[in-house]
């Protein structure tokens, strides 16, 4: 700035990565930063799954444990927006 096409609005959350922080870790938190997602909003209630400081076992290697934790893992429960529907 052109061109095709469509004919539902204002949007909104943020993956991995990065950087600083907290943590024993997993995982959190604040900027950045976008993979996504019509509930990827909230509740750890049931299942699954990550982690094992600490406890317990082992001669030892290590190896069980959730009181840690993931809602963007699946369900349940609550609540929202948008539409003639």
């Nucleotide at each position: 700035u052109a061109a095709a096409g469509u004919u539902u609005u204002g949007g909104g959350u943020a993956a991995a990565c990065c950087a600083a922080u907290c943590u024993a870790a997993a995982g959190g938190u604040u900027g950045g930063g976008a993979c996504a997602c019509a509930a990827a909003g909230c509740c750890a209630u049931g299942g699954g799954c990550c982690u094992a400081a600490g406890g317990c076992a082992a001669u030892a290697a290590u190896g069980c444990u959730a009181u840690g934790g993931c809602u963007g893992c699946c369900a349940g429960g609550c609540u929202g927006c948008u539409u003639a529907a």

Background
A computed fold for an 85-nucleotide RNA from Desulfotruncus alcoholivorax DSM 16058, annotated as c-di-GMP-I riboswitch aptamer. Its mean pLDDT, the model's own confidence on a scale to 100, is 83. Of the family's consensus pairs, 95% are formed in the model.